[in-house]
């Protein structure tokens, strides 16, 4: 520079779940806890997902208020959904 990931060492990291704080929610952060993880490190470019307030269409309803729903654009979450980009620990040819 490239390449591999084991029954090796050194250490990382830590799903659900639970307890406190936080936010309108979707989430977030801290302890404890491990299903996993070789980028389970970092970024919201691309897809997709998931929240919120609106508009506009459809449903409901006698009607307003509203109630289900999809749909553009807006604001947001999320990297432990799939790709992209940066950056790395051991180890193996």
């Nucleotide at each position: 520079u490239u390449u591999u990931g084991a029954c090796a060492a050194a250490g990382c990291c830590a799903a659900a779940c639970c307890u406190g704080c936080u936010g309108u929610a979707a989430g977030g952060c801290a302890g404890g806890g491990a299903c996993g993880g070789a980028a389970a490190a970092c970024u919201a470019c691309g897809g997709g997902u998931c929240c919120g307030a609106u508009u506009u269409g459809u449903u409901u309803g006698u009607a307003u208020u509203g109630u289900a729903u999809a749909a553009u654009g807006c604001g947001g979450a999320g990297a432990g959904c799939c790709g992209g980009g940066u950056u790395g620990c051991c180890u193996u040819g």
Source information:
Model confidence (mean pLDDT): 80 of 100. Predicted 3D model of a 93-nucleotide RNA (c-di-GMP-I riboswitch aptamer) from a Deltaproteobacteria bacterium. It was read from a public genome assembly, where an Rfam model found it. Rfam family: c-di-GMP-I riboswitch aptamer. Rfam links the family to the GO term cyclic-di-GMP binding.